A computed fold for an 89-nucleotide RNA, annotated as Glycine riboswitch aptamer. The sequence was found by an Rfam model in a public genome assembly. Its Rfam family is "Glycine riboswitch aptamer". Rfam 15.1 lists 9,425 matches to the family in 5,228 species.
RNA sequence: CGGGACUUUGGAGAAUUCUGUUAAAUCAGAUGCCGAAGGGGCAAGGCGAAGAAAUUUGUUAAUCUCUCAGGCAAAAGGACAAAGGAUAU
Numbered sequence: 001c002g003g004g005a006c007u008u009u010g011g012a013g014a015a016u017u018c019u020g021u022u023a024a025a026u027c028a029g030a031u032g033c034c035g036a037a038g039g040g041g042c043a044a045g046g047c048g049a050a051g052a053a054a055u056u057u058g059u060u061a062a063u064c065u066c067u068c069a070g071g072c073a074a075a076a077g078g079a080c081a082a083a084g085g086a087u088a089u
Base pairs, nucleotide, nucleotide: 006084007083008082009081010080015031017030018029019028020027032072033071034070038068039066040065041064045060046059047058048057049056050055
C1' cells in the first nucleotide's frame, strides 16, 4: 500500500392490490410488479488450444440480463459508498 472479516453512517426499486380469514399487515389463496442479499446466463474484446490457412474451440465481468431465491406501508434486510480500525497475509 492492497484485500477480507468487524464497527458506525448513508443507502434505491416495486400492491397499504383482490378474496376469504384474524384481536392484528394474523394466516391462506389469487393476480400484478421490483432487483441492490444469495444464485443462474454472456455479446464484443482479451487470453489460451487445434489448424498451412479459412476457421473451430476453451476460458473470462458488471449495478447488464433471468427472476430460482428474496422483496413490493413502517421496521428489518439491502448491492454499494464513506469513515474507523484489532488480527493475519